RNA sequence: AAUGCUCUAACGGGGUGCCUGUUCGCAAGAACAAGCUGAGAGGCAUUGGGAGAAAUCCUGCCAACCCGCGGAACCUGAUCCGGUUUGUACCGGCGGAGGGAUUAGACGCGGCAGGAAG
Numbered sequence: 001a002a003u004g005c006u007c008u009a010a011c012g013g014g015g016u017g018c019c020u021g022u023u024c025g026c027a028a029g030a031a032c033a034a035g036c037u038g039a040g041a042g043g044c045a046u047u048g049g050g051a052g053a054a055a056u057c058c059u060g061c062c063a064a065c066c067c068g069c070g071g072a073a074c075c076u077g078a079u080c081c082g083g084u085u086u087g088u089a090c091c092g093g094c095g096g097a098g099g100g101a102u103u104a105g106a107c108g109c110g111g112c113a114g115g116a117a118g
Stems, first nucleotide, its partner, number of pairs: 004107001006106005011068004017036002020033005042062003048059004074099003080093004
C1' cells in the first nucleotide's frame, strides 16, 4: 500500500406475515385444514413462564434460516406514498433518512527481502 458474493470456529444480531374454507365464540377473535410470498412463517405433550375476563401483550428454551459495519438481515418513520394486481405478491419512492450485531484462523490477493535452478 492493497485485500475476497471463499471456507472454518467461536461469539453476537434478527424476523416468523398474509388469503380462503370449516368449526367454535355475543364479540374482538381462536383452532384446524388448504394455499401465497419468502432464506426462513417451526417446536415446547394437560398451560414453556408471567399479566389479563378475553382479545392480546411481555418473556424463556430448542431447531432451521438470514445477517454482523464495503452492515436494506432487521427495527423506526409506517395502519406511509405512487404504479400495478386476485393479492399486504410485484415494481418504484421514502433512502445520500434515523438506528442496527465481530473476532480469530485457513486459503487467496498485493508489496518487500533473501535463496536455488536456467